[in-house]
RNA sequence: AGCUCUGUAGUGUAGUGGUAACAUGCUCGCCCGGCAAGUGAGAGACCCGGGUUCGAGUCCCGGCGGAGCAA
Numbered sequence: 001a002g003c004u005c006u007g008u009a010g011u012g013u014a015g016u017g018g019u020a021a022c023a024u025g026c027u028c029g030c031c032c033g034g035c036a037a038g039u040g041a042g043a044g045a046c047c048c049g050g051g052u053u054c055g056a057g058u059c060c061c062g063g064c065g066g067a068g069c070a071a
Base pairs, nucleotide, nucleotide: 002069003068004067005066006065007064010024011023012022013021018054026042027041028040029039030038047063048062049061050060051059
């Protein structure tokens, strides 16, 4: 160089074309004599560039990163 799979909050995962969700973590409040636990609220993400489409996290192409196969 070749082929296959993969890339989504800090972390681990959903999301098969129409509002990006869950757990955990983080911040603030309630609760407590204090801490933990519990509870309420909040911030936080679609790897990059193009294409298709009324509409793309999702489909297609290229690039980049990761994993695997073969040699």
The RNA shown here (transfer RNA) has 71 nucleotides and comes from Homalodisca vitripennis. It matches the Rfam family "tRNA". Rfam's curators write: Transfer RNA (tRNA) molecules are approximately 80 nucleotides in length. By type it is a transfer RNA. The sequence is in RNAcentral, with records from Ensembl Metazoa. Taxonomically the source falls in Homalodisca (Eukaryota, Bilateria, Insecta, Dicondylia).